[in-house]
Context: one part of a larger RNA
């Protein structure tokens, strides 16, 4: 390479839209490019095959005749692929209509509990912390309580291997604005799909600019223990940071370590959302089917085990990405991005 692979052995981009490319539903009817067959051409010698023949035989080796792709031409053939057709279809997709759950999202508002801090009341000697303990805080009056009031931040219970969302994420309350899904119907389009290299956009937390804002926590700092040291683990303090506004960063154990689509293969048992049927006079309730979701169990078959198992890691098919011993290394160099900090892209020497 060819080939085998990617859930834990090396390997699935974080995520989704999406160019080009790649593959693509049923049906007519035309074409004959690709397929397929036929013929004619060409297809050195050697080598292959068969027949003779020569070295005592064979391997050799002479002669002779046959076979042969690629490829070009010309005649056919028309299942599939492909092209054309102001053909045609609906099981795919998508649009409508009528229901429907929801921490999906974006802005504005508004609550109580809690910590902190200030005011004032009570009120006296201690709090606090901790294995013990000091630092700390306190008679300039803490702590505890009570009543007021200021400010930031998160939203207890409800809460659920509950819901949403492409992923990252999303959790008080109400309002506006908005994205997707799910049932059910089946009027309408009539293949319009699936992937998805490059490209764009979203992407947690840390970080970075600029201006706010800062209640609690709380890297770095200091200090007080602790030890042999203790640049830690505790403990008293605390800056930045944690919020918000707008820009950047673009990583992560960004995990399900499992890329997307599409179709098949046994069951059982929870739970969320629907739609229809039974049971009943009529509603809860109940029983069953059936979509979709999200779970544990298990067969078949996969698996190196281990587990996976209709949410596949089963059987297939189609597109993309990525793997190719360990270290050197995700590093050096270039180059693109970035303010920066760095990121993406990515060797080799030389070693085992």
């Nucleotide at each position: 390479u060819u080939g085998g692979g990617c859930g834990u052995a090396a390997a699935g981009a974080g995520c989704u839209c999406g160019u080009a490319g790649g593959c693509g539903g049923u049906u007519c009817g035309g074409c004959a490019a690709g397929u397929c067959a036929g013929a004619u051409g060409u297809a050195a010698a050697a080598a292959c095959u068969c027949c003779a023949g020569g070295c005592u035989c064979a391997a050799c080796u002479u002669g002779g005749a046959g076979a042969g792709g690629c490829c070009a031409u010309c005649u056919g053939a028309u299942a599939c692929u492909g092209c054309c057709g102001u053909g045609a279809c609906u099981a795919g997709a998508g649009u409508c209509c009528g229901g429907u759950a929801g921490a999906g999202g974006a802005g504005c508002a508004c609550g109580g509990a809690a910590u902190u801090c200030c005011u004032g009341g009570u009120g006296u000697a201690g709090c606090g912390g901790u294995g013990a303990a000091a630092u700390g805080c306190g008679c300039a009056g803490a702590u505890a309580u009570c009543a007021g009031g200021a400010g930031g931040a998160a939203c207890a219970c409800c809460a659920g291997c509950g819901g949403c969302g492409a992923a990252g994420g999303c959790g008080g309350u109400g309002c506006u604005c908005u994205g997707g899904g799910c049932c059910g119907g089946a009027a309408c389009u009539g293949a319009c799909g699936c992937u998805g290299a490059g490209g764009a956009g979203c992407g947690a937390a840390a970080g970075c600019g600029u201006g706010g804002g800062g209640a609690g926590c709380g890297a770095a700092c200091a200090g007080g223990a602790u030890u042999a040291g203790a640049u830690a683990c505790c403990c008293u303090g605390g800056u930045a940071g944690u919020c918000c506004a707008c820009g950047c960063c673009g990583u992560a154990a960004a995990c399900g370590u499992u890329g997307g689509g599409c179709a098949c293969u046994a069951g059982g048992u929870g739970u969320g959302g629907g739609a229809c049927c039974c049971u009943g006079u009529c509603a809860a309730c109940g029983g069953g089917u059936u979509c979709u979701g999200u779970g544990c169990c298990g067969c078949a078959g996969c698996u190196a085990a281990c587990g996976c198992a209709u949410u596949a890691a089963g059987u297939g098919c189609c597109c993309c990405g990525c793997c190719u011993g360990g270290g050197g290394a995700g590093u050096a160099c270039g180059g693109c991005c970035g303010c920066a900090a760095g990121g993406c892209u990515a060797a080799a020497a030389c070693u085992c």
The part of an RNA shown here (small-subunit ribosomal RNA, central domain) has 352 nucleotides and comes from a metagenome.
Rfam family: Bacterial small subunit ribosomal RNA.
Its mean pLDDT, the model's own confidence on a scale to 100, is 87.
The full RNA is in RNAcentral, with records from SILVA.